[in-house]
Context: one part of a larger RNA
């Protein structure tokens, strides 16, 4: 030195068991916040106070009203000092306070800082100083003022109102790839995806037919199932891929413009008059409305809401064994014999508890705030007949050229959108029914609003899992921390004494670290480097070999 065996040796932290944390889903809620200063932060704030949490110079808090009923002064032990049945701590609701930064908004700025002005007040002999409030920009409206330039306008100023920023996904719109697939690749695909921007809301969007159909009819939109991987489309490749219709969910319809009437200004004109504006009424698609005539209350109502019911945000009541014995450190285990159950969900208690604790089933409950549904009075809307005349959304419909959207790639290509150039008709009109024309049928464009069924889950509650169990499960058993990077950004690891600290008084060796006794404990082979404690690795002892 190697090999073998042993070790009540070390080192190490696998494995087993555990779970404070995750993960996926279900059901039900809830769904915006912000100049009345948000989201997010900085700095403070405790008797002592580094971190977290809470709070804001009124600073682990203040007030009121409810709940609750014995301890309390957060995580977090100890000391000191306080508070509390004259009801504290704690829980809920509503308020007060709420430094500085941040859209950040008086100006500036290297965020949490610096420096102003105006008004009012305090103070001073006076100045300095201090306190409170205001002073950003843009838009709209009103008023004032006012250039080149005469009237004017631009501009400037003042006031009022609004906006600005944030938000997990969902939604609408505007931009917009490539890898990839086509076994290469260019049309095509991926994909109207990723990503960027704008905007909105608790949902959004869509929506009351210029519809769908087909000789019969239906009757806004949205979503689900079928139709159907069909009809189609497609270098007819890869692929893409409907609709009618049927069955369900949910259901709700309305308002303008115009004709006409009334009123008030304006412009042109000597005037008659003409044109146009504003306000109010009227009116809104079964051939309607105006207009003329008759009738005038049955009914409807999405807006307003006296109020009612049911919920939410604290809580409260809540059955039955400290049963006897036994093993044990400990009973909830086992044995025996009982009880409750609209409660045998869950958790805790020295081990495995329906009857020990907290709860559970089932009931009860709100001063305050709040949700949903219903909803009185009141407000709003209204019926029929006739039809000469009038009205019924114009640079629109439509066409050419070029694009895009439609399942539909220019195709026979209807339909929808429009960059450009042209450019109608007027209800005896116009559009559509997949080129186009006729007949027929359906509808009434060029204005607007509209719940529900639908999407999503930052957030709240309850629950579930042939989901994980500390190299897993989220990156985080908490941490976007430590650390890395100029920066954008990247980004960890570390869980377990014991039932209870009973956390080892005292003695001994030692400078200490550490250890030996003693003591605690069921156990210290649980001693804080703490459950179990594998292997590599390092030793010690013995044997063999070299």
């Nucleotide at each position: 030195a190697g090999c073998a065996u042993a070790c009540a040796g070390g080192a190490g932290g696998a494995u087993g068991c555990c779970u404070u944390g995750g993960u996926a889903c279900a059901u039900g809620g809830c769904g915006c916040c912000g100049a009345a200063g948000a989201a997010g932060g900085a700095c403070g704030u405790g008797a002592c106070a580094a971190g977290c949490u809470g709070c804001g110079a009124a600073a682990a808090g203040c007030u009121a009203c409810g709940g609750g009923g014995a301890g309390u002064c957060g995580c977090a032990a100890a000391u000191a000092g306080a508070c509390a049945u004259u009801g504290a701590u704690c829980c809920g609701u509503a308020g007060a306070u709420a430094u500085c930064c941040g859209a950040a908004u008086g100006a500036g700025g290297a965020a949490a800082c610096u420096c102003a002005c105006c008004a009012u007040a305090a103070g001073u002999a006076a100045u300095g100083u201090u306190a409170u409030g205001g002073u950003a920009u843009c838009a709209u409206u009103a008023c004032g003022u006012a250039a080149a330039u005469a009237c004017a306008u631009a501009g400037c100023g003042u006031a009022a109102u609004g906006a600005g920023g944030g938000g997990a996904a969902c939604c609408u719109g505007g931009g917009g790839a490539a890898c990839u697939g086509a076994a290469a690749c260019a049309u095509c695909u991926a994909a109207u995806u990723a990503c960027c921007c704008a905007g909105a809301g608790g949902a959004a969007a869509a929506g009351a037919a210029a519809g769908u159909a087909a000789a019969a009819a239906c009757g806004a939109u949205u979503c689900c199932g079928a139709a159907a991987g069909u009809a189609g489309u497609g270098g007819c490749g890869a692929g893409c891929g409907a609709a009618a219709u049927c069955g369900g969910a949910a259901g709700a319809g309305c308002c303008c413009a115009a004709a006409c009437c009334a009123g008030a200004g304006g412009u042109a004109g000597u005037a008659a008059u003409a044109c146009g504006u504003c306000u109010g009424g009227g009116g809104u698609a079964a051939c309607g409305g105006a207009c003329u005539c008759c009738a005038u209350a049955a009914u409807c109502u999405a807006c307003c809401g006296c109020g009612a019911a049911c919920g939410g945000u604290a809580a409260c009541c809540g059955a039955a064994g400290a049963g006897u014995g036994u093993u044990g450190g400990a009973a909830a285990g086992c044995a025996c014999a009982g009880c409750c159950a609209a409660a045998g969900g869950a958790g805790g208690u020295a081990a495995a508890a329906g009857c020990c604790c907290c709860g559970u089933a089932g009931g009860u409950g709100a001063a305050a705030c709040u949700g949903u549904u219903c909803a009185a009075a009141g407000g709003g809307a209204g019926g029929g007949a006739g039809u000469a005349u009038c009205c019924a959304g114009a640079g629109u419909a439509c066409g050419g050229c070029g694009g895009g959207a439609c399942a539909c790639g220019a195709g026979g290509a209807a339909u929808c959108c429009u960059g450009u150039c042209g450019g109608a008709a007027u209800a005896u009109g116009c559009g559509a029914g997949g080129a186009c024309c006729a007949u027929c049928u359906c509808g009434u464009a060029a204005g607007g609003c509209u719940a529900a069924a639908u999407a999503c889950g930052a957030c709240c509650a309850u629950g579930u899992g042939a989901c994980c169990g500390a190299u897993a499960g989220a990156g985080u058993a908490u941490a976007g921390u430590a650390c890395c990077g100029u920066g954008a950004g990247g980004g960890a690891a570390c869980g377990g004494u014991g039932a209870a600290a009973a956390g080892a008084a005292c003695c001994c060796c030692g400078g200490g670290a550490g250890g030996g006794g003693a003591g605690u404990g069921a156990a210290a082979a649980a001693g804080a480097a703490c459950c179990u404690g594998a292997a590599a690795c390092c030793g010690u002892a013995u044997g063999c070999u070299u």

Overview: This is a predicted structure of a 546-nucleotide part of an RNA (large-subunit ribosomal RNA, domain I) from a Clostridia bacterium. Its mean pLDDT, the model's own confidence on a scale to 100, is 83. Lineage of the source: Bacteria > Bacillati > Bacillota > Clostridia.